RNA sequence: AGAGUUUGAUCCUAGCUCAGGAUGAACGCUGGCGGCGUGGAUAAGGCAUGCAAGUCAAACGGUUCUUAUAUUUAUAUAUGAACAGUGGCAAACGGGGUAGUAACACGUGGGAACGUACCUAGAAGUCGUGAACAACCCAUCGAAAGGUGGGCUAAUACACGAUGGUCUCGAAAGAGUAAAGAUUUAUCGCUUCUAGAACGGCCUGCGAGGUAUCAGUUAGUUGGUAGGGUAACGGCCUACCAAGACGAUGACGCCUAGGGGAGCUGAGAGGCUGACCCCCACCAUUGGAACUGCGACACGGUCCAAACACCUACGGGUGGCUGCAGUCAAGAAACUUCCCCAAUGCACGAAAGUGUGAGGGAGCGACGCCGCGUGGUUGAUGAAGCCCUUCGGGGUGUAAAAACCUUUUAUGUGUGAGAAAGUAAUUGAUGUUAGCACAUGAAUAAGAGGCUGCUAACUCUGUGCCAGCAGCAGCGGUAAUACAGAGGCCUCAAGCGUUAUCCGGAAUCACUGGGCGUAAAGGGUGCGUAGGUGGCGUUGUUAGUCGUAUGUCAAAGACCCGGGCUCAACCCGGGGGCGGCAUACGAAACGGCAAUGCUUGAAUAUGUGAGAGGUGUGCGGAACUCUAGGUGUAGGGGUGAAAUCCGUUGAUAUCUAGGGGAACACCAAAUGCGAAGGCAGCACACUGGCACAUUAUUGACACUGAGGCACGAAAGCGUGGGUAGCGAAUGGGAUUAGAUACCCCAGUAGUCCAUGCCCUAAACGAUGUUCAUUAGCUAUACGGAGUAUCGACCCUCUGUGUGGCGUAGCUAACGCGUUAAAUGAACCGCCUGGGAAAUACGAUCGCAAGAUUAAAACUCAAAGGAAUAGACGGGGACUCGCACAAGCGGUGGAUCAUGUGGUUUAAUUCGAUGAUAAACGAAGAACCUUACCAGGGUUUGAAACUGAACUGAAAGCUCCAAGAAACUGGAGCCCUCGCAAGACUGUUCAGCAGGUGAUGCAUGGUCGUCGUCAGCUCGUGGCUUGAGUUGUUCCCUUAAGUGGGGAAACGAGCGAAACCCUCAUCGUGUGUUACAAGUGUCACACGAGACUGCCCAGCCCUUUGAAUGCAAACGAAAGUUUGUUAGCAGAGGGCUGGGAGGAAGGGGAGGAUGACGCCAGAUCAGCAUGUCCCUUUGAUACCCUGGGCUACACACGUGAUACAAUGGCUACUACAGUGGGAUGCAAGACAGCAAUGUGGAGCAAAUCCAUAAAAGUAGCCCCAGUUCGGAUUGGAGUCUGAAACUCGACUCCAUGAAGUUGGAAUCGCUAGUAAUCGCAGGUCAGCUAUACUGCGGUGAAUACGUUCUCGAGUCUUGUACUCACCGCCCGUCAAGUCAAGGGAGCCGGUAGCACCCGAAGUCUGCGCAUCGCGUGGCCUAAGGUGAGAUUGGUAACAGGGACUAAGUCGUAACAAGGCACGGGUAGCGGAAGCUGUUCGUG
Repeated sequence: AGAGUUUGAUCCUAGCUCAGGAUGAACGCUGGCGGCGUGGAUAAGGCAUGCAAGUCAAACGGUUCUUAUAUUUAUAUAUGAACAGUGGCAAACGGGGUAGUAACACGUGGGAACGUACCUAGAAGUCGUGAACAACCCAUCGAAAGGUGGGCUAAUACACGAUGGUCUCGAAAGAGUAAAGAUUUAUCGCUUCUAGAACGGCCUGCGAGGUAUCAGUUAGUUGGUAGGGUAACGGCCUACCAAGACGAUGACGCCUAGGGGAGCUGAGAGGCUGACCCCCACCAUUGGAACUGCGACACGGUCCAAACACCUACGGGUGGCUGCAGUCAAGAAACUUCCCCAAUGCACGAAAGUGUGAGGGAGCGACGCCGCGUGGUUGAUGAAGCCCUUCGGGGUGUAAAAACCUUUUAUGUGUGAGAAAGUAAUUGAUGUUAGCACAUGAAUAAGAGGCUGCUAACUCUGUGCCAGCAGCAGCGGUAAUACAGAGGCCUCAAGCGUUAUCCGGAAUCACUGGGCGUAAAGGGUGCGUAGGUGGCGUUGUUAGUCGUAUGUCAAAGACCCGGGCUCAACCCGGGGGCGGCAUACGAAACGGCAAUGCUUGAAUAUGUGAGAGGUGUGCGGAACUCUAGGUGUAGGGGUGAAAUCCGUUGAUAUCUAGGGGAACACCAAAUGCGAAGGCAGCACACUGGCACAUUAUUGACACUGAGGCACGAAAGCGUGGGUAGCGAAUGGGAUUAGAUACCCCAGUAGUCCAUGCCCUAAACGAUGUUCAUUAGCUAUACGGAGUAUCGACCCUCUGUGUGGCGUAGCUAACGCGUUAAAUGAACCGCCUGGGAAAUACGAUCGCAAGAUUAAAACUCAAAGGAAUAGACGGGGACUCGCACAAGCGGUGGAUCAUGUGGUUUAAUUCGAUGAUAAACGAAGAACCUUACCAGGGUUUGAAACUGAACUGAAAGCUCCAAGAAACUGGAGCCCUCGCAAGACUGUUCAGCAGGUGAUGCAUGGUCGUCGUCAGCUCGUGGCUUGAGUUGUUCCCUUAAGUGGGGAAACGAGCGAAACCCUCAUCGUGUGUUACAAGUGUCACACGAGACUGCCCAGCCCUUUGAAUGCAAACGAAAGUUUGUUAGCAGAGGGCUGGGAGGAAGGGGAGGAUGACGCCAGAUCAGCAUGUCCCUUUGAUACCCUGGGCUACACACGUGAUACAAUGGCUACUACAGUGGGAUGCAAGACAGCAAUGUGGAGCAAAUCCAUAAAAGUAGCCCCAGUUCGGAUUGGAGUCUGAAACUCGACUCCAUGAAGUUGGAAUCGCUAGUAAUCGCAGGUCAGCUAUACUGCGGUGAAUACGUUCUCGAGUCUUGUACUCACCGCCCGUCAAGUCAAGGGAGCCGGUAGCACCCGAAGUCUGCGCAUCGCGUGGCCUAAGGUGAGAUUGGUAACAGGGACUAAGUCGUAACAAGGCACGGGUAGCGGAAGCUGUUCGUG
């Protein structure tokens, strides 16, 4: 000192969270020692038991005991001790607690009208007398507690008298008031007075909680007079008189709370706290009261009342731990019913001494702080165990073991203080203390939390959005460094973590030290009260201010210095501020006050001027509508298209006349005026403000402004009018899935006027008012001056206003920028995360609607601002593509083939599913293939590798038996090489095999698509706080980011192009074959040739040139110089159009070639591969037979053949190319109607094998379900193959279905293309090929063009999207949970008011007769009754809010979000919402 978290990324704002310190703590795990501290925070709840206040015999009478003397005893005297009582002092201190108290209770500083036992000093005195009462004795009541009556007695107890000073009263004279003795000396006492010290009572300035959703409070209240009362002043109390007193500088009320020294934290300022220790206050079961006393209204005293508890003989009594221990309860939670008066102190005493749960100590608790230890040295290329591993090794780790050493601590033994002062002696609870010495022996002693980031520290296994973690962000859905365990590591350490609370970080309430255009935040606007602030001089003064001095702010604590415990914590001594308050003295700059001046701030006067400023009255024209009349006829109106509606009873249209209400075209504008809202025809009347100019006047009169007052759009409300148009609601018509809307036809309130309310707006410049300072340029409105002019215009300067651009500066950026959001000053208002909430409750206002003020519980970790890159838009601009259009031919209808879905099935194996699946994997399922199903079998396995053992007659082949086969059993034949080691074969065993099982969302590889679209990036440099940007944008051009130009860019890469292959022209070479030869159609190879060359024209860019025009400067002028644009000329570059030559011309045609990337696209079944799963008694592996993949109400895709005459059939005649052929292609010939068969010439191929078809010629058919079409079916065959039943192809005969050109919709193609015709090949025994891949033959039509559909590209714009529009997102309803508010009521608390009753007690009246008793009065606690106030708890019910899983209905918002959105208001509607009206642009 900061860090994490909003985003795809960025900057900012803002909240949440973390790292630090602390505690009277608690909880979890763990726990060796010592020192010093500390320990009932909750129930001021209840308490058993013991102790916590006594002492004095030197005040007094007495009782008992001891000792001594005398005595016969009894007894007497003396000494000492103990005891109840009388008496004195103490008990008001010490100890405890914090309930109450917001107050002179406390702190601090002052003050005057007081008191004081014990202590100190001083002065004076201490004389005399008397009557009692306890104890004790007798009697007696009661259970007890406790009394009652009679009798005796002492005193430092009580009473009376005397005297009396420096006492009291009084002016004086005068009057009044006291005492106590004890004793051997000494002495201790007593009384009065005066002082002191110290303590206490009283008054007062200032300081110090929350709340205004508490705004008015107060009747002894404020003051006076008289009296009473007190130690003392005083309404302290009483009577009378007056009507005051307090309050926004917060009275009164309510809530909370003991205050301070101090403690914690913080850099400080502050914030929080009030444990231990000290000071003060208050309290003592609750409430009231007095007595005694120096002192109390009294913790361990009294009386009364109440509650509670206990005893009881039921009549009556007793008690008060918030003293020390201890107990119960409640609670997360806090100790021993210990020792001692040895020390310090206190009470009493002359003293010895006694008492003391104050105090001194010990015990318990890691509760805290501090200190120490749990060992030290050596010890391996490093044991074992455990963990990891790439299997090589690495880690734990010098760690251990082992050896040597030490003894703090522990244990034992011995020794042994100080605290003890006084003194002749005695006296230590702690204490078997501390300390010291010796001995034993590494011996007795380590854990907790963490390891994804923040935050130091990482791997394996298990789990699989489960279990769980978590302070925040977040982790977990099969490879989790985040869960759990383990190993390792990190941090701290007798502790470590967690929880709770406080401060810090948080500049996140900002005095130090924040903000308000858009993030939260400027009041709707003005006037103005209190308050705050205030121009230039002079004089005086000084409560602010500054300085000096003095007093005080207790001690302890904090800081500094020093010292004592071995150190430290702890303790002791000394020192010093800052600051507060008070007093005294001084200063006079600033501020205040007083006085006196000034004119520059402000205001006024005079003159001039502009203006939709306001109020009232009158007038005007256009439009609209209505009424009447004329002309006139069938439509009008309205919309995207329609309809409702109006019209033959005459509309619309047009003309004339009249009525009515509302608003004022053009001028008009970025204009003007007003404080804002707002203001617009013209004229008049009244009236407010403003600007400029000139001089004059007043003399600081100023600025701001909490409350207050006034104004305040629209909508809305009341009353009375008015109502043409428009128009919420409402009705109807459309649209739609619906349409409570958008569109249309009507239409009420309203809109208008008068008057009274309401008081809110996106009331906005989202920017408070005022003053001052700080570059400019430009436009405009209204004034003035100068110049000029006859005058005006023009030009220059200047004042005030209204705009645009822009410098410095500011800003998160956008932007603002003399009209500041810059720089300063004054005052006011407001903000402090989002939601809940423009809310609830309360209060004020209002007729109502509602307005103003204004929370909390709960919930989230964000919400938000600006800008950036993308993506998207039913945004824009430009461009391209068989994308559309123009054409040609198809598909969709029929039959069949084939694939898919679906269905079926034992199985119909699997994959592919919009474009980018569907004649796709499959270039060929009868068995095999085959992965599927049924059944039968095998288990180291059908195939592979390694090791070990055995074997060379095991196996194999042939035959037989069973069997569907696999397989099993039997018989026969055969039976290796090498010298050896061994090799090979087989069997067995052990490792292992095997899997078309899962995951293409774990992967490699390969492929599809956008798309052969023109894009995608980088380096350096520049710009920006940054994400990013520039380059890559712009202009021209291209198929092209192709090229050129310009430009803060300059270059480069991957793509495009080129390079490669084929074809088209030519040349050269070679020559199997063809051909009779020669030749070279042809084949192969090499080469040439052109894509940039030549000519013409046009456009654009760059550059150069002179003349003209224009402007500026200079100049008297002429003119010169400079600049500039347009046209012209020349040169260069790019592109376009045309021409020549040429086989080919502007990319000649085709192919291969596919950027960065997108779709978690496809494939684990082509292959490879991680992980998981199956497989020792029978499998998801392997073998076999049969079946299935070929099913069939149906739907879709791709094709074939057709529907016919541009055709079909028959006969005849032509013309190809690519390819294939030895388990092969096969000719001629023969047989068969044919498929085919017999047979085999020829050919390893330019040599042999194979009919090209459409076309052409000739004939028939004559428009029909046909001489079209060929499905389907029956019969007979051929071929392949172990085998054609399921399930092959082909041939012949017979049969002869649908179909007559195909709905909505949809596909391909731009030239040798479409269309049409045949041929070949691969796979293959055969074939379901109409498929696929190639080959050639014949051979078109059309393209105006880019509005629209689809797709793509570039730039730009908006965005609340970034999983990127298949996005985001709103509200009702339904279900569940939670908190708060309302609520008929019900139950409590608190504080008062009125009345009733009224204990004890002070005061007081009366009576008896004076120790006192009785009886009244006033006041009053508790209690009772009543009506209210206030604050809680609870509650049927109803309403809203928040949060939840993938529910329902719609689609409101974000893009022009498909009707732009939003603010105010009003009506309506399931809901978001819609509509009217006015306002904003966000």

The RNA shown here (small-subunit ribosomal RNA) has 1482 nucleotides and comes from a wastewater metagenome. The RNAcentral record of the sequence draws on SILVA. Its Rfam family is "Bacterial small subunit ribosomal RNA".